A computed fold for a 96-nucleotide RNA from Fusibacter sp. A1, annotated as SAM riboswitch aptamer (S box leader). Model confidence (mean pLDDT): 87 of 100.
RNA sequence: UACUUAUCAAGAGCGACUGAGGGACAGGCCCUAUGAAGUCCGGCAACCUGGCGAUGCCAAGGUGCUAAAUCCUGCGGUGAAACCGACAGAUAAGCU
Repeated sequence: UACUUAUCAAGAGCGACUGAGGGACAGGCCCUAUGAAGUCCGGCAACCUGGCGAUGCCAAGGUGCUAAAUCCUGCGGUGAAACCGACAGAUAAGCU
């Protein structure tokens, strides 16, 4: 890097440093000096992992996450709304 499988409506800071951008992409719509992104600390969750009295429970070592449904739409199904499915994306585990 590609592929496979699973999940994506829950949850998580009134902290420190720093200082302008950020929300994958495109179009929207938002967040942001009442402080973005990043780093540290804290926290959430429980995929892998470990333990056990094992359709489960507990822990939290490896990841991950910590505005908005994956912020919404992006292709298809019905005229709209709504909904469903797919694509894309993210994360985990495995494989190449």